[in-house]
Context: one part of a larger RNA
Molecule: small-subunit ribosomal RNA, 3' major domain
Organism: uncultured bacterium
RNA sequence: UGACGGGGGUCCGCACAAGCGGUGGAGCAUGUGGUUUAAUUCGAUGAUACGCGAGGAACCUUACCUGGGCUAGAAUGCUGGUGGACCGUGGGUGAAAGCUCACUUUGUAGCAAUACACCGCCAGUAAGGUGCUGCAUGGCUGUCGUCAGCUCGUGCCGUGAGGUGUUGGGUUAAGUCCCGCAACGAGCGCAACCCCUAUCUUUAGUUGCCAACAGGUUAAGCUGGGAACUCUAAAGAAACUGCCGUCGUAAGACGCGAGGAAGGAGGGGAUGAUGUCAAGUCAUCAUGGCCUUUAUGCCCAGGGCUACACACGUGCUACAAUGGUAGGAACAAAGGGCUGCUACUUGGUAACAAGCUGCUAAUCUCAAAAAUCCUAUCUCAGUUCGGAUUGAGGGCUGCAACUCGCCCUCAUGAAGCUGGAAUCGCUAGUAAUCGUAUAUCAGCAAUGAUACGGUGAAUACGUUCCCGGACCUUGUACA
Repeated sequence: UGACGGGGGUCCGCACAAGCGGUGGAGCAUGUGGUUUAAUUCGAUGAUACGCGAGGAACCUUACCUGGGCUAGAAUGCUGGUGGACCGUGGGUGAAAGCUCACUUUGUAGCAAUACACCGCCAGUAAGGUGCUGCAUGGCUGUCGUCAGCUCGUGCCGUGAGGUGUUGGGUUAAGUCCCGCAACGAGCGCAACCCCUAUCUUUAGUUGCCAACAGGUUAAGCUGGGAACUCUAAAGAAACUGCCGUCGUAAGACGCGAGGAAGGAGGGGAUGAUGUCAAGUCAUCAUGGCCUUUAUGCCCAGGGCUACACACGUGCUACAAUGGUAGGAACAAAGGGCUGCUACUUGGUAACAAGCUGCUAAUCUCAAAAAUCCUAUCUCAGUUCGGAUUGAGGGCUGCAACUCGCCCUCAUGAAGCUGGAAUCGCUAGUAAUCGUAUAUCAGCAAUGAUACGGUGAAUACGUUCCCGGACCUUGUACA
């Protein structure tokens, strides 16, 4: 100087407390361990692995296994030789890859030799490796932590390591600011500048809108028209403790004060200092070293990554009446669409199919929002709860659904009556609950992830205690 203490002081955080809803019990989905296997490819392992890499494993992917093949090789160059235009077609063998046989055609310049272009073969030179080492590395990432810290120049103090500044008194979300001070300044962080959102103004009105006027319909901005409103998307305004009161030297604090759409950082996002964990990644990529070179490389078929006594994590669906079922009526936002989204009509109980139509989209379409409301029924039961499992018949994608896809219909109708010890999330448009969309994608194992809106709470006395962190101080046989 740090680190540590079941030392002290001060402060903060859904850390506790106060509340709400879960997990842990059931069934299923998914990941992991273990076991099994020819293989169940590899990595990630307290917090910071376990719906993680994977934003989509039937083939491919694919790295694994078994078997069949190739050896300058799957790709791109260069040099020399050799054959032929290239392209294309067919046969044999085979699971395919491959191996092999045959046919067709006879490029451009030049009289020709030859040269050029393209393709194949041979030789040579460069290959290849998801093989090892993340404890040789770059880059990227997690975490402490969006915590308020981490440093430097000059000066001063100390023999020196170092200290001071950065400590102290207040204040703040903040090393934020004020006052004081052997310090005076500065840098990286904080904040602000950026984006979305809440209000208003101006500009612009099509594909969006419809108040007034007119036409028109079973109905409908449907039409003429309008530029008000909504909205769209560009530019501005607005919030600064600015004003008032109380407290304070100041910074600032308080007010169920005013005004205002918004009030004290208005709400959210992006943004992650110096460093820590030899944290993670050599399998995104790059890369040193090592290893391999008729194989640890490359091509192909089939299988595996989907196994199953079991254990754990993360979720979905429930156990019902604040509910289930049937009929009727309403209200979103944000996205996607030409190898696409498909209105409408017809067939089918349905998944879907056939025909036709619009849209490269504020125009057409996916699209029905669902919880909600109204009416009826069920009457507390393993039930009209719950839907696992299984049987049968179909539909779709795709060369191909056996291992191993999703969907529909009929039948079947398991466990489960609110869950032990323990444990998790959340402070407001939040939790809880309800649907919608997208990426990936032929299809889909999505209950996942990422976005979007609808309905919409309870509680916080407080900081004694648990956990984590910041600052000062103290002890130490630790570095």